[in-house]
Small-subunit ribosomal RNA from a metagenome, 1517 nucleotides, folded computationally.
RNA sequence: AGAGUUCGAUCCUGGCUCAGAACGAACGCUGGCGGCGUGCUUAACACAUGCAAGUCGAGCGAGAACGCGAAUCUUCGGAUUUGUUAGUACAGCGGCGAACGGGUGAGUAUCACGUGAGUAACGUGCCCUAGGGUGGGGGAUAACAGUGCGAAAGCGCUGCUAAUACCGCAUAAGCUCACGAGCUCUUUGGGGCUUGUGAGAAAAGGGGGCCUCUGAAUAUGCUCCUGCCCUUCGAUCGGCUCGCGCCCCAUUAGCUUGUUGGUGAGGUAACGGCUCACCAAGGCUACGAUGGGUAGCUGGUCUGAGAGGAUGAUCAGCCACACUGGAACUGAGACACGGUCCAGACUCCUACGGGAGGCAGCAGUGGGGGAAUCUUGCGCAAUGGGCGAAAGCCUGACGCAGCAACACCGCGUGUGUGAUGAAGGCCUUCGGGUUGUAAAGCACUGUCAAGAGGGAAGAAAUGCUAUCAGUAAAUAGCUGGUGGCUAUGACGGUACCUCUGAAGGAAGCACCGGCUAACUCCGCGCCAGCAGCCGCGGCAAUACGGAGGGUGCGAGCGUUGUUCGGAAUCAUUGGGCGUAAAGCGCGUGUAGGCGGGGGUGCAAGUCAGGUGUGAAAGCCCGGAGCUUAACUUCGGAACGGCGCCUGAAACCGCAUCUCUUGAGUACGGGAGGGGGAAGCGGAAUUCUUGGUGUAGGGGUGAAAUCCGUAGAUAUCAGGAGGAACACCAAUGGCGAAGGCAGCUUCCUGGACCGAUACUGACGCUGAGACGCGAAAGCGUGGGGAGCAAACAGGAUUAGAUACCCUGGUAGUCCACGCCGUAAACGAUGUUCACUAGGUGCUGCGGGUAUUGACCCCUGCGGUGCCGUAGCUAACGCAUUAAGUGAACCGCCUGGGGAGUACGGCCGCAAGGUUAAAACUCAAAGGAAUUGACGGGGGCCCGCACAAGCGGUGGAGUAUGUGGUUUAAUUCGACGCAACGCGAAGAACCUUACCUGGGUUUGACAUCUGGAGAAUCCGCAGGAGACUGUGGAGUGCCCUUCGGGGAGCUUCAAGACAGGUGCUGCAUGGCUGUCGUCAGCUCGUGUCGUGAGAUGUUGGGUUAAGUCCCGCAACGAGCGCAACCCUUGUUCCUAGUUACCAGCAUUAAGUUGGGGACUCUAGGGAGACCGCCGGUGUUAAACCGGAGGAAGGUGGGGAUGACGUCAAGUCCUCAUGGCCCUUAUGCCCAGGGCUACACACGUACUACAAUGGCCGGUACAGAGAGUAGCGAUCCUGCGAAGGGGAGCCAAUCUCAAAAAGCCGGUCCCAGUACAGAUUGAGGGCUGUAACUCGCCCUCAUAACGUUGGAAUCCCUAGUAAUCAGACUUUAGCAUAGUCUGGUGAAUAUGUCCCUGCUCCUUGCACACACCGCCCGUCAAACCAACCGAGCAGGGUUUAGGUAAAACUUAGUUUUUUAAUUAAGGUGAAUCUAGGCUCAGUGAGGUGGGUUAAGUCGUCACAAGGUAGCCGUAGGGGA
Repeated sequence: AGAGUUCGAUCCUGGCUCAGAACGAACGCUGGCGGCGUGCUUAACACAUGCAAGUCGAGCGAGAACGCGAAUCUUCGGAUUUGUUAGUACAGCGGCGAACGGGUGAGUAUCACGUGAGUAACGUGCCCUAGGGUGGGGGAUAACAGUGCGAAAGCGCUGCUAAUACCGCAUAAGCUCACGAGCUCUUUGGGGCUUGUGAGAAAAGGGGGCCUCUGAAUAUGCUCCUGCCCUUCGAUCGGCUCGCGCCCCAUUAGCUUGUUGGUGAGGUAACGGCUCACCAAGGCUACGAUGGGUAGCUGGUCUGAGAGGAUGAUCAGCCACACUGGAACUGAGACACGGUCCAGACUCCUACGGGAGGCAGCAGUGGGGGAAUCUUGCGCAAUGGGCGAAAGCCUGACGCAGCAACACCGCGUGUGUGAUGAAGGCCUUCGGGUUGUAAAGCACUGUCAAGAGGGAAGAAAUGCUAUCAGUAAAUAGCUGGUGGCUAUGACGGUACCUCUGAAGGAAGCACCGGCUAACUCCGCGCCAGCAGCCGCGGCAAUACGGAGGGUGCGAGCGUUGUUCGGAAUCAUUGGGCGUAAAGCGCGUGUAGGCGGGGGUGCAAGUCAGGUGUGAAAGCCCGGAGCUUAACUUCGGAACGGCGCCUGAAACCGCAUCUCUUGAGUACGGGAGGGGGAAGCGGAAUUCUUGGUGUAGGGGUGAAAUCCGUAGAUAUCAGGAGGAACACCAAUGGCGAAGGCAGCUUCCUGGACCGAUACUGACGCUGAGACGCGAAAGCGUGGGGAGCAAACAGGAUUAGAUACCCUGGUAGUCCACGCCGUAAACGAUGUUCACUAGGUGCUGCGGGUAUUGACCCCUGCGGUGCCGUAGCUAACGCAUUAAGUGAACCGCCUGGGGAGUACGGCCGCAAGGUUAAAACUCAAAGGAAUUGACGGGGGCCCGCACAAGCGGUGGAGUAUGUGGUUUAAUUCGACGCAACGCGAAGAACCUUACCUGGGUUUGACAUCUGGAGAAUCCGCAGGAGACUGUGGAGUGCCCUUCGGGGAGCUUCAAGACAGGUGCUGCAUGGCUGUCGUCAGCUCGUGUCGUGAGAUGUUGGGUUAAGUCCCGCAACGAGCGCAACCCUUGUUCCUAGUUACCAGCAUUAAGUUGGGGACUCUAGGGAGACCGCCGGUGUUAAACCGGAGGAAGGUGGGGAUGACGUCAAGUCCUCAUGGCCCUUAUGCCCAGGGCUACACACGUACUACAAUGGCCGGUACAGAGAGUAGCGAUCCUGCGAAGGGGAGCCAAUCUCAAAAAGCCGGUCCCAGUACAGAUUGAGGGCUGUAACUCGCCCUCAUAACGUUGGAAUCCCUAGUAAUCAGACUUUAGCAUAGUCUGGUGAAUAUGUCCCUGCUCCUUGCACACACCGCCCGUCAAACCAACCGAGCAGGGUUUAGGUAAAACUUAGUUUUUUAAUUAAGGUGAAUCUAGGCUCAGUGAGGUGGGUUAAGUCGUCACAAGGUAGCCGUAGGGGA
């Protein structure tokens, strides 16, 4: 310090999530030791038991017992007395303490707390300083004794007694009060000091010592200590007051009657409505009163760079509380945790009459609640506290120990060496790698733990004693100092030290897809599961579970929860608002905020210096002590703050004087749909009257409803009425906005320009408030021509509650009153200043010049466009800012829920305004980019259409597919781009399928061992595979002659073979397709934040990204073209098997011969827009022409860019993984792939006369051939058979070419067309034609008479038509491939269909329109809202009400006190009402969520009617 996540990618906005730190934690797994801290966050729920506040005999009275000793008696059991126990224990009176310490955080939004002041408005026990005093009396009472009541708790009566208990009296000041005088301070209220007079108020003793007096003792006395009383200074602690600070809600906006103030009185320690009487009517509040919710506050703690945010455990300060509510008493102090009284709830005891209690003290409860929090321990040794003169006692404060890894800190679980890199595990490409120096082994060490031994500090006061000093008469005593002695330890035999033996007793947890360090195997198969976010899992999961390995931390590790951080994601530091969320629809203006120039003064803000405070602890810095650290301790710094004093005067503020530039006023002008009112005008529509006139009109994509022979439409004339104002007219004008348009008049607002004068900061903004505010809508009354929601009808449609048409009512218009919203938009608040320009329009001026009008220059105001800097995420804005600054206001904080619910306000209503939450998602969004797409646009191309020719779709047959059937009908291919496809040819084989029969190292490969030469010929069984059996037979190479080797067969065992089994969505290779379409990219440069763009776009041109020109591009690559093959012309060379002009010859190029021709097959030439003309930009190129065999790529072929389709193929082959292994392998026979109601594709043959049949006759090219082609010849009607010449082919053969041509016949019919089907008889191949081949002959003679919707091919030697050959085969061709023969028609062209290229535009698409997406309905779940009500909590108002206590008065009593009456206070509870909160509720409402439900298709493209906003009516959506 950042990262992940929206997208195909990008930038931005924006949320969600993660990495960090922390914790009084909890949970899971695990767990060795020590130190140090911490430990009910929940029920302020209930509590058994024990302890937590006593002490003083030196204030007072009284005063045991057990036990022990002695004596006496004894019934020998014991009893009595006495001493001691002991002036002890318990109890009582009295004093002090109990108001501290300890706990808790319920209440409290408050002077409670924090901080700083004030108290001239106050108190203060114990302590300290100082002064004075402590005289003399009195009456009671508890304890105790007796007695009574009661179960108890307890209470009463009678009697006795003491005090430092209680009460008078005396004395008394510098105390208090009253009245005076003076000085001084002051906030002018008063205070302080000095002084005079008068009045008033006190007390208590206790202890030690001494004997100077005395014979001694005691008393008096003396002395010391202590206590008490009055006064005083202080210290400490408190009370009260004030400034400032201190949470959320405005869907809480008004609150208040002792309320605010005054006078007087009362009360208090003290001010004060604190209380009361009277008087006045005030007081608080938008700077948030009142109300509601929540909460103890702080030092601090956690986090953070800081500013902040969160928090308030432990420690410390303050406050509040003590079962709940109320009240006072005592006291220095309480309205009192372990006190009292009353009421209430609860618990306990009870003899039922009545009583007792309060753990939020420490422990504790198999308590309760909860995810969750400890021992009914030891000790007062230390520190501190209470009492005491002290010893001492008390102290669950405290010090220690126990439990808990709850947190922090430290230590250990060994160290070194050790490679055969052991075994085992895991992985593996089978080579190895890894675990891993890890282990073992060897050599060491001894922390901790265990055992044994030693062993601290924490302890010094006090006490005793000695001595010195003070006091004193004193060597007593007391106080202080010094020395000595003695005693005191809960922890604890603890820390620490030493020794002993021993590597021995001591490692886990989480994670390993990215963020985020760490990877493989197996299992599972959208299952089980994981998950913080993104997301993994559907048969190869680094994401699930296990394992191996690794990473991180380590006595812990993870998870959960919470807080801060990251989050600049509430932005003071430090954000925004044109389009992402966000400018109020617009103005006027209140409070508030901010505000021009100069001078003077003040000093509140501000600044400077000083000073006080800012508790300690904590944090930070530097030291010190525990072996270190945590921890503890010392010193320093700091504590942003507040107060006081002094100073400065720039800024800000205040006061005052002044100025004119901001603002305004006056004067003079012109412009304008600015507003209001009244009047007038013409065109048009409609209606109406009359005329002319006749059959239609109207309307639409096309129609119909509708109007019209009762006379429409059309046309002419007259009339009525309402609404709106053509042209001018504009990018133009005015207005704050909404908005404003015929003409005239009246009334009226604002802006602008010009030149002077005046006022003198009068200004800007503006929360609330007030006003204006399109359309629609509402109310009342008018008006109503046209238009037109609703509605009706006609169409369209699957439907059409729409779009279109014909009608038509509210409404639109006027007056008055409401409503108050719009995409009320420049999606841009108002004002001011500054910051390059250019060019229009508009209003008013100035200058030059002119007779004048223009033109030109220039100022101010308004309104447009372009553009620099700058800004912006980009788009864009750019003196009319979205730039640079200033002032003020409004608004935003992820999407949905929702501008909704509830509440308030407004409204007649419709509704408006203000405005949430639960729940849910990980996005929603902006701008731009590249694509794809569009029932967007432009340009262009293609048998794409059009123009033509011929087909398919109808028939029969062939063939393939689907479906069905079957034991099996093997498998694959499925739009184009599957379907005469793989298959260039299923009778067996093929063959993968089925049935049956066999076989298991195997039909095939390698290795090991044994045997055998290999091999050949039989026989039997069997469907065959195979099984059994017989016979013949002895090879090759090397040799040291022993043998060895290669190859083959067979037997045995196991490694392994084998699989057309699965996955083409794990793959290679190959292929199809877009498409032979013209595209696809790169380097460098440039532009852009970037994705990307540019280049490749543009102007031309081309078949072409072909070429030219231009251009921030310049080049290049893969494609195009060319190079290759073939064909078309020609030349050269060559001349057999080909050829034959001339010569010879023959039946015949048959032979001689020839090398001219054809042809063959090698090599050349030729075509390049080269030439001419025109067009074109002097280009590329195009058009025309010449020449030429061929002309603009001459024709054809091969050649297929980057990529797309998870396209096809695991059944060609190869291959990962999975699966089978006496079977999913292998062998065999038979069957099947050939089935058949049907549907589709592709073909063949036809339907006939451009024809069929018969006869005659002519002309090819390209191929193939030795397991072959097979001639002549013979036989057969024929298929074919016999036979065999020739040919391994320019030689021989297949081989006849057919259509064509000539002649004849048929005569339009199911025929002399067509040939299916079937019967009979034959032929061929083959082991074998039954299932299931082909061919021939005779017979039979079906459907079919040109084919619906729809659809296919083809642009020239093409279509069409005709035949031939070849491939595959033993055989089988309507298939496929090739060859030649005959040989057309049409193209004006690009509007449309389809596909494609390029540019542009829109987009909410990117799985890319076969996209995306909306709403109702149906189903499930969830959280809300409404709801007749029901039952509660809190709070408040009114009424009524208890006791104690308080006040006043009376009575009794000597006093204290008791009692009675009245007054007032008045809690819980009750009754009635209000407000509020949560619960529950039949039913209802919308919302959200949920792989594959229904209906439509609203939006996104011109989304097929452009969309959207407001409003009204209507409708399944």
Its mean pLDDT, the model's own confidence on a scale to 100, is 82.